[in-house]
């Protein structure tokens, strides 16, 4: 960057720099000089994967161990916080031939 899949009414903010715009977009309504958006630092959150535990299914083939059974999978739930993300409001609400984030994949 293309296309695929999942998932978007759960969850979490202080400084410190800066200084006017911000909630993707259209229409609303809505934050914001009592500090927008940026950028740094520290912190929290816990959706995805990634690791641990625990329960339950599967166990047709392969494979692998310590071989009457385990594990390699599935799913659940509880950790944890490694990688990704996030941390006003439901992705504010509505709309759409939309957008975010993950994941594996080319």
């Nucleotide at each position: 960057u293309c296309a695929u899949c999942a998932u978007c009414c759960a969850g979490a903010g202080c400084g410190a720099c800066u200084g006017a715009g911000g909630g993707a977009c259209g229409g609303c309504c809505c934050c914001g000089c009592a500090g927008a958006a940026g950028u740094c630092g520290c912190g929290a959150c816990a959706a995805c994967c990634a690791g641990u535990g625990u329960g339950a299914a599967a166990c047709c083939c392969g494979g692998g161990a310590a071989u009457u059974u385990c594990c390699c999978u599935u799913c659940a739930c509880a950790c944890c916080a490694g990688g990704u993300g996030c941390c006003a409001a439901a992705g504010g609400c509505c709309g759409a031939a939309c957008g975010a984030u993950g994941a594996a994949a080319a």

Predicted 3D model of a 106-nucleotide RNA (SAM riboswitch aptamer (S box leader)) from an Acidimicrobiaceae bacterium.
Taxonomically the source falls in Acidimicrobiaceae (Bacteria, Bacillati, Actinomycetota, Acidimicrobiales).
It was read from a public genome assembly, where an Rfam model found it.